Molecule: SAM riboswitch aptamer (S box leader)
Organism: Candidatus Brevefilum sp.
């Protein structure tokens, strides 16, 4: 990388540095010269995974060793069905929403390849 499973409306920031452009892609919409994003130090948050105990169990606790993750629900959306107008009808067409279900891309973990 590729494929599978499991999570994604909780929660957690200060200080060097350093100088434009950052939020994955595309739309919006925020963030940013009152200095973001990145990158170090420290500090936090969480509890996938090891590890220890429990239990009838695939449970429950429990630690913090390897991950990761500390703006905004993964920021919303994106496609597809729920409403609503057009159309005799429909396999058509169009509309509105950070509405609700379901996918789709993405992120993180675990595995075996």
């Nucleotide at each position: 990388g590729a494929c599978u499973c499991a999570u994604c409306c909780a929660g957690a920031g200060a200080g060097g540095u350093g100088g434009a452009g950052g939020g994955a892609c595309c739309g919006g919409c925020c963030c940013a010269u009152u200095g973001a994003u990145g990158c170090c130090u420290c500090g936090g948050c969480a509890a996938c995974c090891a590890c220890g105990a429990u239990c009838g169990a695939u449970u429950u606790c429990g630690c913090a060793g390897g991950u990761g993750c500390c703006a905004a629900a993964u920021c919303c959306g994106g496609c597809a069905g729920a409403c609503c107008c057009c159309a005799a009808a429909a396999c058509g067409g169009g509309g509105a929403g950070u509405u609700c279900u379901g996918g789709a891309a993405g992120a993180u973990g675990a595995g075996g390849u």